[in-house]
RNA sequence: CAAGAUUCUCGGGGUAAGGUGAAAUUCCUGACCGGCGGUGAGGUUCUAAGCGAACUAAGCCCGCGACUCGUUUUCUCUUUUCUAUAGAGGAAGCGACUGAUCUGGUGCCAAUCCAGAGCCGACGGUAAAGUCCGGAUGGGAGAGGAUCAUA
Numbered sequence: 001c002a003a004g005a006u007u008c009u010c011g012g013g014g015u016a017a018g019g020u021g022a023a024a025u026u027c028c029u030g031a032c033c034g035g036c037g038g039u040g041a042g043g044u045u046c047u048a049a050g051c052g053a054a055c056u057a058a059g060c061c062c063g064c065g066a067c068u069c070g071u072u073u074u075c076u077c078u079u080u081u082c083u084a085u086a087g088a089g090g091a092a093g094c095g096a097c098u099g100a101u102c103u104g105g106u107g108c109c110a111a112u113c114c115a116g117a118g119c120c121g122a123c124g125g126u127a128a129a130g131u132c133c134g135g136a137u138g139g140g141a142g143a144g145g146a147u148c149a150u151a
Base pairs, nucleotide, nucleotide: 004148005147006146007145008144009143010142017029018028019027031131032130033121034120035064036063037062038061042056043055044054045053046052059119060118068096069095070094071093072092073091074090075089076088077087078086101117102116103115104114105113123134124133125132
């Protein structure tokens, strides 16, 4: 340094102001927000410079996660015990589903740079919700640390 095992910690932001109304952070005008990994012609730093290195850089380019659905295994309850069956609930695995970008500029090259204009955002509740409340003190892509052993 690389791969591995165990374990710990961390791991999502946001409706100002106004209109209508009996009632809306849900409608209307407008405001605000952008998880994780990859890529990256930008930026910063190191180097005398070059080569190079480090850090940083995409909501809408590629992929992942959450939600939802299906399915398999397993556990619990319904039911004192055993077996079978059925129903309900939990856990784990697998699978399905899963949003949105153009125009101009520069340039050999732009899906990422610069400028402009757009667009998108699970389910349940409720006056119709990306932003409120709830499942959720949950789960999680992953990030970092510690220890162990091997080469």
Notes:
Predicted 3D model of a 151-nucleotide RNA (FMN riboswitch aptamer (RFN element)) from Paenibacillus monticola. The RNAcentral record of the sequence draws on Rfam. Its mean pLDDT, the model's own confidence on a scale to 100, is 79. The source organism's lineage runs through Bacteria, Bacillota, Bacilli, Paenibacillaceae and Paenibacillus.